RNAcentral holds the sequence, with entries from ENA.
Predicted 3D model of a 74-nucleotide RNA (transfer RNA) from a Candidatus Dojkabacteria bacterium.
């Protein structure tokens, strides 16, 4: 330089390939419970989906531009 695949909550990852309010898990918080603490159970807060732009009635998904990381290939 070329192509390909990743990017989503504080970490780990999901979301039936476009449809209704983006979820789980562990982690923080706050409650019961214990003398305290852990475990257990309830609950509760975090998300411009990596960034701009496009298309669509509707976009984490599709196009497009770039950012950052991986892998082939010269």
């Nucleotide at each position: 330089g070329c192509a390909u695949c990743c990017a989503u909550a504080g970490c780990u990852c999901a979301a039936u390939u476009g449809g209704a309010u983006a979820g789980a898990g562990c982690g923080u918080c706050g409650g019961u419970u214990u003398c305290c603490g852990g475990a257990a159970c309830c609950g509760a807060a975090g998300g411009u989906u990596g960034g701009g732009g496009g298309u669509u009635c509707g976009a984490a998904u599709c196009c497009u531009c770039u950012u950052g990381g991986a892998u082939g290939c010269a």
Its Rfam family is "tRNA". Rfam links the family to the GO term triplet codon-amino acid adaptor activity. It is annotated as a transfer RNA.